[in-house]
Molecule: transfer RNA
Organism: uncultured Desulfovibrio sp.
RNA sequence: GCCAACUUAGCUCAGUCGGUAGAGCAACUGAUUCGUAAUCAGUAGGUCGGGAGUUCAACUCUCCCAGUUGGCU
Numbered sequence: 001g002c003c004a005a006c007u008u009a010g011c012u013c014a015g016u017c018g019g020u021a022g023a024g025c026a027a028c029u030g031a032u033u034c035g036u037a038a039u040c041a042g043u044a045g046g047u048c049g050g051g052a053g054u055u056c057a058a059c060u061c062u063c064c065c066a067g068u069u070g071g072c073u
Base pairs, nucleotide, nucleotide: 001072002071003070004069005068006067007066010025011024012023013022019056027043028042029041030040031039049065050064051063052062053061
């Protein structure tokens, strides 16, 4: 320098061809226990890497930029 994949909650990841975002773990609160752990119930946490465009409507499609990983030279 070229090619490909990826970027979504604190972490690991879903999100069926466009219709206003979820799970597990972690955190917090409550129940249970003499107390802790475990278990059970609940709560909070994300303007979906940044910008622009298409559309009535974009995590999803198009373009540019940034970052990570892998491959080629």